[in-house]
The prediction has a mean pLDDT of 83. Predicted 3D model of a 72-nucleotide RNA (transfer RNA) from a Clostridiales bacterium.
RNA sequence: GGCGGCGUAGCUCAGCGGUAGAGCAAUCGGUUCAUACCCGAUCGGUCGAUGGUUCAAAUCUGUCCGCCGCCA
Repeated sequence: GGCGGCGUAGCUCAGCGGUAGAGCAAUCGGUUCAUACCCGAUCGGUCGAUGGUUCAAAUCUGUCCGCCGCCA
């Protein structure tokens, strides 16, 4: 330098046009003599950045940034 993949909650990930979810973690409660396990609730995100397409974009698309891999 060329090509490809990935970027979503504190962490691991799902969601691939109809307006964002799960598990774990955190907080509170239930249970227990107590702790753990277990159960319930709550909290938590301008979906890497910025343009374009669309009635509507996390999703399609241009550029850029970061990480990983392959080739030279």
Rfam family: tRNA. It is annotated as a transfer RNA.